[in-house]
Molecule: c-di-GMP-I riboswitch aptamer
Organism: Caldibacillus thermoamylovorans
RNA sequence: AAUAUUUUAGGGCAAACUAUUCGAAAGGAUAGGACGCAAAGCCUAGGGUCUAAGGUUGGAAAUUCAAAGAUUUUCUACUAUGAUCGCCUGGUUGCCAAC
Numbered sequence: 001a002a003u004a005u006u007u008u009a010g011g012g013c014a015a016a017c018u019a020u021u022c023g024a025a026a027g028g029a030u031a032g033g034a035c036g037c038a039a040a041g042c043c044u045a046g047g048g049u050c051u052a053a054g055g056u057u058g059g060a061a062a063u064u065c066a067a068a069g070a071u072u073u074u075c076u077a078c079u080a081u082g083a084u085c086g087c088c089u090g091g092u093u094g095c096c097a098a099c
């Protein structure tokens, strides 16, 4: 370097889905349940993605007004301060084996 065969212990986490619950939503929590994961442990530090309560722009309708304007309802678009670490990068901690 090539080919063939064999290839561990203790274990850990828990996707979808279901029930309950929190939330405007995305999504989260608890219990059941396993798709998978050698960090599928933890941290939003840098990105990506998701949502749009609130805010803003525009349209429509109604009310008020002499008019201008104002208020309310509704639709579209934009926007995290919200979410995602089982999207990536990064940081940090841990298990086994070998050297």
Base pairs, nucleotide, nucleotide: 012037013036017032018031019030020029021028022027035086041092042091043090045089046088047087048084049083050082054079055078056077058075059074060073061072062071063070064069